This is a predicted structure of a 95-nucleotide RNA (SAM riboswitch aptamer (S box leader)) from Puerhibacterium puerhi. The sequence was found by an Rfam model in a public genome assembly. NCBI's taxonomy places the organism under Bacteria, Actinomycetes, Micrococcales, Promicromonosporaceae, Puerhibacterium. The model forms 97% of the base pairs in the Rfam consensus. The coordinates come from a structure-prediction model, not an experiment, and the mean pLDDT is 84.

RNA sequence: ACACCAUCCAGAGCGGCCGAGAGACCUGGCUCGUCGACGCCGCAGCAACCCUCGGGCAGCGCCCGAGUAGGUGCUAACGCCAGGACCGAUGGAGA
Numbered sequence: 001a002c003a004c005c006a007u008c009c010a011g012a013g014c015g016g017c018c019g020a021g022a023g024a025c026c027u028g029g030c031u032c033g034u035c036g037a038c039g040c041c042g043c044a045g046c047a048a049c050c051c052u053c054g055g056g057c058a059g060c061g062c063c064c065g066a067g068u069a070g071g072u073g074c075u076a077a078c079g080c081c082a083g084g085a086c087c088g089a090u091g092g093a094g095a
Stems, first nucleotide, its partner, number of pairs: 002094001004092005013043005021032003025084005044075003049071002051067007079087001
C1' cells in the first nucleotide's frame, strides 16, 4: 500500500518547547489562534476496540455484567456544519 468487519452527536487537560497558521481534501460557512493556536515532548485523565474475569444462550460465535495490569486510541465545537469525492480516522482480524 490492498480488500473485509465494527465504530465515529457520550467522556476526558495541565505544564514545557516552538512561532503562524489550524480545524484531513474541494466549494461555501462557522470557529480556534501572537492573551501563542496547530504541532512536538512530559505528566495527568477518558473510554473500553483488543484484552482479563464472571455469567448466559447456543454452537465454537454472539450477548450481558465487572475490571483497567497490558496493546492501541482519544482528551474545542457531531468526522465543527452543508454539499461533494475512488471520502477520512481509529480498532480488529487477514493476505